Large-subunit ribosomal RNA, domain II from a Bacteroidota bacterium, 842 nucleotides, folded computationally. Its Rfam family is "Eukaryotic large subunit ribosomal RNA". Rfam links the family to the GO terms structural constituent of ribosome and ribosome. The family has 88 seed sequences and 107,465 matches in Rfam 15.1. The prediction has a mean pLDDT of 80.

[in-house]
Context: one part of a larger RNA
RNA sequence: GCCUGAGGGAAGUCAUUGACCCUGCCAAAGUGGCUUUUACCGACCCGUCUUGAAACACGGACCAAGGAGUCUAUCACAUAUGCGAGUUUGCGAGUGAGAAACUCAUAAGCGAAAUGAAAGUGAGAAAGAGAUGCCAAGCGCAAGCGGCAGCAUCGGCCGUCCCCGAUCUUCUGUGAAGGGCUCGAGCAAGAGCAUAUUUGAUAGGACCCGAAAGAUGGUGAACUAUGCUUGAGUAGGGUGAAGCCAGGGGAAACUCUGGUGGAAGCUCGUAGCGGUACUGACGUGCAAAUCGUUCGUCAAACUUGAGUAUAGGGGCGAAAAACCAAUCGAACCAUCUAGUUGCUGGUUCCCUCUGAAGUUUCUCUCAGGAUAGCAAGAACAAGUGCGCAGUUUUAUUAGGUAAAGCGAAUGAUUAGAGGUACCGGGGUCUAAAUGACCUCGACCUAUUCUCAAACUUUAAAUUGGUAAGAACCCCCAGUUUGCUUAACUGAACUGGGGGACGGAAUGCGUGUUCUUAGUGGGCCAUUUUUGGUAAGCAGAACUGGCGAUGAGGGAUGCUCCUAAAGUUGAGUUAAGGCGCCCAAACCGUAAUCAUCAGACACCAUGAAAGGAGUUGAUUCAUAUAGACAGCAGGACGGUGACCCUAAGAGCAGGUAUCCGCUAAGGAGUGCUUCCCGCUCACCUGCCGAAUGAAUCAGCCCUGAAAAUGGAUGGCGCUAUAUAACGGUGCCGAUACUCGACCAUUUGGGUAAAAAGAAACCCAAAUGAGUAAGAGGGCGUGGGCAUAGUGCAGAAGCUGAGACGAAAGUCGAUGUCGAACUGUGUCUAGUGCAGAUCUUGGU
Numbered sequence: 001g002c003c004u005g006a007g008g009g010a011a012g013u014c015a016u017u018g019a020c021c022c023u024g025c026c027a028a029a030g031u032g033g034c035u036u037u038u039a040c041c042g043a044c045c046c047g048u049c050u051u052g053a054a055a056c057a058c059g060g061a062c063c064a065a066g067g068a069g070u071c072u073a074u075c076a077c078a079u080a081u082g083c084g085a086g087u088u089u090g091c092g093a094g095u096g097a098g099a100a101a102c103u104c105a106u107a108a109g110c111g112a113a114a115u116g117a118a119a120g121u122g123a124g125a126a127a128g129a130g131a132u133g134c135c136a137a138g139c140g141c142a143a144g145c146g147g148c149a150g151c152a153u154c155g156g157c158c159g160u161c162c163c164c165g166a167u168c169u170u171c172u173g174u175g176a177a178g179g180g181c182u183c184g185a186g187c188a189a190g191a192g193c194a195u196a197u198u199u200g201a202u203a204g205g206a207c208c209c210g211a212a213a214g215a216u217g218g219u220g221a222a223c224u225a226u227g228c229u230u231g232a233g234u235a236g237g238g239u240g241a242a243g244c245c246a247g248g249g250g251a252a253a254c255u256c257u258g259g260u261g262g263a264a265g266c267u268c269g270u271a272g273c274g275g276u277a278c279u280g281a282c283g284u285g286c287a288a289a290u291c292g293u294u295c296g297u298c299a300a301a302c303u304u305g306a307g308u309a310u311a312g313g314g315g316c317g318a319a320a321a322a323c324c325a326a327u328c329g330a331a332c333c334a335u336c337u338a339g340u341u342g343c344u345g346g347u348u349c350c351c352u353c354u355g356a357a358g359u360u361u362c363u364c365u366c367a368g369g370a371u372a373g374c375a376a377g378a379a380c381a382a383g384u385g386c387g388c389a390g391u392u393u394u395a396u397u398a399g400g401u402a403a404a405g406c407g408a409a410u411g412a413u414u415a416g417a418g419g420u421a422c423c424g425g426g427g428u429c430u431a432a433a434u435g436a437c438c439u440c441g442a443c444c445u446a447u448u449c450u451c452a453a454a455c456u457u458u459a460a461a462u463u464g465g466u467a468a469g470a471a472c473c474c475c476c477a478g479u480u481u482g483c484u485u486a487a488c489u490g491a492a493c494u495g496g497g498g499g500a501c502g503g504a505a506u507g508c509g510u511g512u513u514c515u516u517a518g519u520g521g522g523c524c525a526u527u528u529u530u531g532g533u534a535a536g537c538a539g540a541a542c543u544g545g546c547g548a549u550g551a552g553g554g555a556u557g558c559u560c561c562u563a564a565a566g567u568u569g570a571g572u573u574a575a576g577g578c579g580c581c582c583a584a585a586c587c588g589u590a591a592u593c594a595u596c597a598g599a600c601a602c603c604a605u606g607a608a609a610g611g612a613g614u615u616g617a618u619u620c621a622u623a624u625a626g627a628c629a630g631c632a633g634g635a636c637g638g639u640g641a642c643c644c645u646a647a648g649a650g651c652a653g654g655u656a657u658c659c660g661c662u663a664a665g666g667a668g669u670g671c672u673u674c675c676c677g678c679u680c681a682c683c684u685g686c687c688g689a690a691u692g693a694a695u696c697a698g699c700c701c702u703g704a705a706a707a708u709g710g711a712u713g714g715c716g717c718u719a720u721a722u723a724a725c726g727g728u729g730c731c732g733a734u735a736c737u738c739g740a741c742c743a744u745u746u747g748g749g750u751a752a753a754a755a756g757a758a759a760c761c762c763a764a765a766u767g768a769g770u771a772a773g774a775g776g777g778c779g780u781g782g783g784c785a786u787a788g789u790g791c792a793g794a795a796g797c798u799g800a801g802a803c804g805a806a807a808g809u810c811g812a813u814g815u816c817g818a819a820c821u822g823u824g825u826c827u828a829g830u831g832c833a834g835a836u837c838u839u840g841g842u
Stems, first nucleotide, its partner, number of pairs: 045060004061842006071204006078197006086110003090106001092104003114121002130154005138145002156187002158184002161180003168173001207346002210343001214336006225310009236268003239264001243260007272297003277293002280291002312328001314324002349777006359372001361370003373519002375516007386509004391505002393468006403458001404456002410452003415447001417445003423441007472499007480492002483490001522546004527541002530538002551562003566741007576731003579715003585728005591722001598717001609702003613699010630686005636660003641655003666680001670678002742767009778831001780828010796815002801810003
């Protein structure tokens, strides 16, 4: 694999029965729907840029209407359709009553031949479109035959490049056959062309709104700047230049006194013109520069009217880059112009499936791009004797980190010990010595102490590579070679023969090609690690997270712990908890008392140092030969030790620190100027059992000071609700288990008369998601086709109520008064909450 096959058997078919479903009339209790209110539990505001937003980051009062990836051309991949070595509606012509559609002819595009810079040359064979390996369909009971597409490796052909050089030849050419590890976007029984659609790219306003700029042509000097022309205007005082007059003096020159006179970019000051100070008033004003008081000037470089001149890279300027019509470090208006922007903001319906990156390389690159990576979709090839792997094992290989080492090398480094030929310093003997001796160093020898990112003998763990077979193993033979050998020796290659326990485990199902989006600011944690005094600092590595992610716990919280999520019912746990807030608790051992107690990882600080606070531990010492503590007694003599000193007699200072008697008594522990005296060490009596010292460790205390009042989360808690340890229970998630339903994906099955499969039936697994991709739907305007509704009331408005997972759909009633809808298909100015969006309203 085939045959037989009791029995079992999901789905299918038929029959019977039952349930469910549809349905007329009657009926009420109950249940339900919607809305409102109250109580309890949970619950921070959306959009956005961002590693990170509830943010003391920005936009956002409310409503309606409008409002943003479009169209064209070209290209690429894919799919569909038509024809096919061709294909295509370019113009034209014809037939005909009538041509967008029928017929014809011709041109052009792409394709059907390539290669070379070019001149040029130019792809099978004639017994046939090559060979080998893997391989689909098909055939076969099987072994197997077969060999499409495709992939890999050889060979042939064409052109190019490099050799070789037959033949012929006008002597310069020709260029047959042959060869090559040259190169080609080639040939080798064609596959293209056209149309349509999606996606992507490029050019165009190019998804929408937004610059600062640039250019061209005009309009302005009614404001204001300056010049010119011609007009107008400017109280009243003060000072008193020149000239002049009179008188006096003088020889004269001239001078003095008193008047007169009325000069001046003179003075006080009104009008005028201006605008100093109050930094006054006002500051949604009287006013887009004003008012009040004060102040400057006031006969001139004065004020002012009208006319006229100067114009935009230009004017004008007693110069302030002032002024040129509320505009000036280059006016205003229109146009080029929807200027461009790597930058900001915004970008409109639903559901389902998949699902990122902040890294590599290059860049006038660092707010951007391209490139690879990551991701999605589509297709193809097969299908468990095969393939793959963030895994293990076995074998082999790579390494110089950790550790270790320094009586091993290199480098650093402490201490003595033992030496001495030479060398350096000092000294003794010596007249001197390359004499002797002593000594310090250097040096040598054996040791000793401590070290190394840029030292190392040694040397892990973890880790990287390769292998675990048919493309293999063994045997035999052969020809060639420029490799190899002393050698036809080997190696490579070719041919033949043989070999099946398919050569570790485990898990999974894959492999290949094409097209393309987003991303290219990252951040955090454990461990390793560099800079830094350090940092919620800066820079790396491995892994895991957040970003893109909810849930339970840590009171609170992007990243910690548990654990990843369809809609639900029941049960069980995790982290963490079990006085009350708040679901759940009891038992045991041994601690702590705080006039600043303590109370759980990340984590929201506290140190050195100290404590007869208390608890425990270790070591040593004393003690019935009577300790420790308490009370009491003794605490003497040589001697006033010696020196010093004014004196110092145990007790200012220096030296020494003995002897006697004793139970014991220091040439003295304190007080006193000396001397006395008191006291202590030391001894004894009373007493009668434990005592002293040092150190270590828990808890507690000190160390410990800041601005609103304040935080073990709060209340509060003391044989605890604190701290340490142990035991047994319980509570507790969207985790786990079981059941139901939904969706998706995959697999399997089914029509015994016709038709059906985009259908129906069965089973299993899965379900988080930002940017992004794919699929399927909902809704709007218009065209065509088809089926319909409507004055017995279309649309619109209203919206009781009903349906759907959603976008949405249906709809009683009321209003209204003439059009409207389903289905199929084509088409598009097709969906709003945001844009300091636009317009209108409130």